Overview
Predicted 3D model of a 109-nucleotide RNA (SAM riboswitch aptamer (S box leader)). Its mean pLDDT, the model's own confidence on a scale to 100, is 80. Its Rfam family is "SAM riboswitch aptamer (S box leader)". Gene Ontology term of the family: regulation of gene expression. Rfam describes the family as follows. The SAM riboswitch is found upstream of a number of genes which code for proteins involved in methionine or cysteine biosynthesis in Gram-positive bacteria. Of the family's consensus pairs, 97% are formed in the model. The sequence was found by an Rfam model in a public genome assembly.
């Protein structure tokens, strides 16, 4: 590369350098010289981690749940994953629901 599982309506800057694209792809709609992408800085957050605490199964450890504090590893910081594509329902222009595709974490591989 692929697989597997959770999670995706919340939250984060009036900063530096930089200089023209960006929002995954498609199709829309949008953001952008009042400054975009990427880098740094500063933030959000609590997936893993790391200390603690409940219950209940176990002989004990480990282990699963819930649940507090921290901030090592990742991540993220415009709009709901900015909508939509595929089906189900309601019924005529949106609304809800699942998928599909994506992103992130963890674990295989």
């Nucleotide at each position: 590369a692929c697989c597997u599982u959770a999670u995706c309506a919340a939250g984060a800057g009036u900063g530096g350098c930089g200089g023209a694209g960006g929002g995954a792809a498609c199709g829309g709609c949008c953001c952008g010289a009042u400054g975009a992408a990427g880098c740094c800085c500063g933030g959000c957050a609590a997936c893993c981690u790391g200390c603690g605490g409940a219950a209940a199964c176990g002989g004990a450890g480990a282990g699963u749940u819930c649940u507090g504090c921290a901030a090592g590893g990742u991540g993220c910081u415009a709009a709901a994953u900015c909508c939509g594509g595929c089906g189900g329902c309601a019924g005529u222009g949106u609304a809800u629901c699942g998928c599909a595709a994506g992103a992130u974490g963890a674990g295989g591989g």